[in-house]
RNA sequence: GCGCCUGUAGCUCAGCGGAUAGAGUACUCGGCUACGAACCGAUUGGUCAGAGGUUCGAAUCCUCCCAGGCGCG
Numbered sequence: 001g002c003g004c005c006u007g008u009a010g011c012u013c014a015g016c017g018g019a020u021a022g023a024g025u026a027c028u029c030g031g032c033u034a035c036g037a038a039c040c041g042a043u044u045g046g047u048c049a050g051a052g053g054u055u056c057g058a059a060u061c062c063u064c065c066c067a068g069g070c071g072c073g
Stems, first nucleotide, its partner, number of pairs: 001072007010025004018056001028042004050064004
């Protein structure tokens, strides 16, 4: 330099163009307990890496750009 893959909550990841973007875990609060752990319940947390485009509608499709990984030279 070229090709492919990945980027979504603090972390690990779902999410076939149609909503209000979800789960687990973590944090916080409560229950339980002599106190903790475990367990149970609830809450909080998101510029969907970034920019532009297509569309009535984009996390999802296209282009560019950034970062990481793999391969080729």